[in-house]
Context: one part of a larger RNA
RNA sequence: GCCGGCGAGUUAUAGGCAGUGGCAGGUUAAGACCCGGAGGGUCGAAGCCCAAGCGAAAGCGAGUUUGAAUAGAGCGAAAAGUCACUGUUUAUAGACCCGAACCCGGGUGAUCUAACCAUGUCCAGGAUGAAGCCAGGGUAACACCUGGUGGAGGUCCGCACCGACCGAUGUUGAAAAAUCGGCGGAUGAGGUGUGGUUAGGGGUGAAAUGCCAAUCGAACCCGGAGCUAGCUGGUUCUCCCCGAAAUGUGUUGAGGCACAGCGGUUGCCCUUUAAAUCUGGGGGUAAAGCACUGUUUCGGUGCGGGCUGCGAGAGCGGUACCAAAUCGAGACAAACUCUGAAUACCAGAGGUACAGGCAACCAGUCAGACGGUGGGGGAUAAGCUUCAUCGUCGAAAGGGAAACAGCCCAGACCACCAGCUAAGGUCCCCAAAUGACUGCUCAGUGACAAAGGAGGUGGGAGUGCAUUGACAACCAGGAGGUUUGCCUAGAAGCAGCCACCCUUGAAAGAGUGCGUAAUAGCUCACUGGUCAAGCGCUCCUGCGCCGAAAAUGAACGGGGCUAAGCAGUCUACCGAAGCUGUGGAAUAGGAAACUAUUGGUAGGGGAGCGUUCCGGUGUAGUGAGAAGCACUAGCGGCAAGCAGGUGUGGACGAACCGGAAGUGAGAAUGUCGGC
Numbered sequence: 001g002c003c004g005g006c007g008a009g010u011u012a013u014a015g016g017c018a019g020u021g022g023c024a025g026g027u028u029a030a031g032a033c034c035c036g037g038a039g040g041g042u043c044g045a046a047g048c049c050c051a052a053g054c055g056a057a058a059g060c061g062a063g064u065u066u067g068a069a070u071a072g073a074g075c076g077a078a079a080a081g082u083c084a085c086u087g088u089u090u091a092u093a094g095a096c097c098c099g100a101a102c103c104c105g106g107g108u109g110a111u112c113u114a115a116c117c118a119u120g121u122c123c124a125g126g127a128u129g130a131a132g133c134c135a136g137g138g139u140a141a142c143a144c145c146u147g148g149u150g151g152a153g154g155u156c157c158g159c160a161c162c163g164a165c166c167g168a169u170g171u172u173g174a175a176a177a178a179u180c181g182g183c184g185g186a187u188g189a190g191g192u193g194u195g196g197u198u199a200g201g202g203g204u205g206a207a208a209u210g211c212c213a214a215u216c217g218a219a220c221c222c223g224g225a226g227c228u229a230g231c232u233g234g235u236u237c238u239c240c241c242c243g244a245a246a247u248g249u250g251u252u253g254a255g256g257c258a259c260a261g262c263g264g265u266u267g268c269c270c271u272u273u274a275a276a277u278c279u280g281g282g283g284g285u286a287a288a289g290c291a292c293u294g295u296u297u298c299g300g301u302g303c304g305g306g307c308u309g310c311g312a313g314a315g316c317g318g319u320a321c322c323a324a325a326u327c328g329a330g331a332c333a334a335a336c337u338c339u340g341a342a343u344a345c346c347a348g349a350g351g352u353a354c355a356g357g358c359a360a361c362c363a364g365u366c367a368g369a370c371g372g373u374g375g376g377g378g379a380u381a382a383g384c385u386u387c388a389u390c391g392u393c394g395a396a397a398g399g400g401a402a403a404c405a406g407c408c409c410a411g412a413c414c415a416c417c418a419g420c421u422a423a424g425g426u427c428c429c430c431a432a433a434u435g436a437c438u439g440c441u442c443a444g445u446g447a448c449a450a451a452g453g454a455g456g457u458g459g460g461a462g463u464g465c466a467u468u469g470a471c472a473a474c475c476a477g478g479a480g481g482u483u484u485g486c487c488u489a490g491a492a493g494c495a496g497c498c499a500c501c502c503u504u505g506a507a508a509g510a511g512u513g514c515g516u517a518a519u520a521g522c523u524c525a526c527u528g529g530u531c532a533a534g535c536g537c538u539c540c541u542g543c544g545c546c547g548a549a550a551a552u553g554a555a556c557g558g559g560g561c562u563a564a565g566c567a568g569u570c571u572a573c574c575g576a577a578g579c580u581g582u583g584g585a586a587u588a589g590g591a592a593a594c595u596a597u598u599g600g601u602a603g604g605g606g607a608g609c610g611u612u613c614c615g616g617u618g619u620a621g622u623g624a625g626a627a628g629c630a631c632u633a634g635c636g637g638c639a640a641g642c643a644g645g646u647g648u649g650g651a652c653g654a655a656c657c658g659g660a661a662g663u664g665a666g667a668a669u670g671u672c673g674g675c
Stems, first nucleotide, its partner, number of pairs: 001675006011093013025049003031043005053060002063075004096234002099231001103224006114198009123188001125157003128153001132149006161185003165182005200216001202212003237608006247260005261365002263362007272355001277349005287339001288337002293333003297329005304322002306319005368393010398409003413584004418580003424574003427559003433571001435570006446561001452546002456543010473530005479503003485497002509524001513522002585598005609664001611661006621652001628648005
């Protein structure tokens, strides 16, 4: 992992509600008696509910309380209940099942390990050479010196022994801590044997929360104990009807609850109600505006101020500075409004049902997600976050978007080798147009992207020049005063500054650029000629181009396409579980004809199938073959399922009507067994 068995809403008591039954007031409890004794029957009104309420109560009573009240007001009177059983739900119990870590009680442990006590035992070999002592020297005597002797030490090197600093191996190991190579201590606070002592909030600890039997921030065993678990996981047959929520408020509350909201079932009310449409309302949003509050640009007038002139001062002037206020023009605002929609909302008409309202009972929901729209937060970021409103998913399958919960189309009762359509499509993959017409695009743009850039190309508008000849090209001219003046070493059209005239002429700047040290030289503006018809500039707009670099090859789904791309017009066709057709089923309504409905998670309601046992009943059946097991285009049913046949098997055992439950497995790191 698979297969098979087992495996989770039970039982008791009490209350609520619903259904069924008895009685009409209902009913017995403990207990007693009787019988055919795990049972049944008969007694047994103690008690309970009901039959009257009101008041805190005394109390009064179809009334009563308040009150001064014969007032008003509150609660009542004018509706029948009760006892069982069944279902459901709540409460109390382990209360659907499995699951803690813990806490407490009583015990068992120091054969591991920590410390201690008693008694034993062990430490190859080598080195160093303390005190003391002896001898000699030395001293007045000591001291002291030298040589021996001696054998001290938590001394040195190093086996056994004890330890465990480094590395490798090992890591389903040879081993639940080792092996190998190095390493530390090795006469000491040393190692070790045997016997003993200390016990769980306790011991022991050269102290690491270490160790106390592979268990230690509180050992282990049994018990309280099925602790508790607002948490995780699991919870077993079928069909039919309806069908949510992820919100508000409160909460030692936030992944839990309670009430409300939204669902179901039953009963009552019986048109009261949603939408379209109509009528009447209030508003201060969008927009807009500047009349208020603020912000704000320019201009005019210019209080006041600055600077400045005159004056001894008073004061009188100037001003290209700042600037109040006001006027003109132009703007901005969630916390501005002289204005002011669309929607929405309220009310009234209108209008219809399985609608709406009320009550009782039973729930689930309180993590929502994305998309459109209007806002806040953020960075006018996020598959971000938080509100409002609508949609879809959630709980929705089908078609489209290559694939793709939340997008587009559309809501699956069943069957059909029938038809029409939606979104989206019609060259091939791939069903249907290699359709028609008018244009555009040449970039494979289409089939990702910006600022910015460009004689790409289509359309529109405006403006200038042009047969008195434009634009481009070619031929020719492009001169003189003059090298203007200044400046400068030089400055001659062309370093720089000022000025920018006059003449000749068809035209020619005191010079557009290149060039020179300065000249020179080339060229342009400008003019004539050749040529012959359009040529410039500006703005708006369609489609394209560049800008364009990322990690395996990936930005039409692929082939491929110059349309099979883009824009517009038109006609066909394809295309879904949509709609239609034909047949069938169920539910609701209805007398019927018939009509409508039948996606569905949590959840509510309804109807059934099957298993074991019991009663009828060991009955029908059964060695002429029961149960069980295996096989079987067989038969019937919407399903759970039920029969038949054949084989096997070798003794039991249906159907039907009822009853009772250890009553249905695929999941629980389930549990036991097998492979």
The part of an RNA shown here (large-subunit ribosomal RNA, domain II) has 675 nucleotides and comes from an Actinomycetota bacterium.
It matches the Rfam family "Bacterial large subunit ribosomal RNA".
Taxonomically the source falls in Actinomycetota (Bacteria, Bacillati).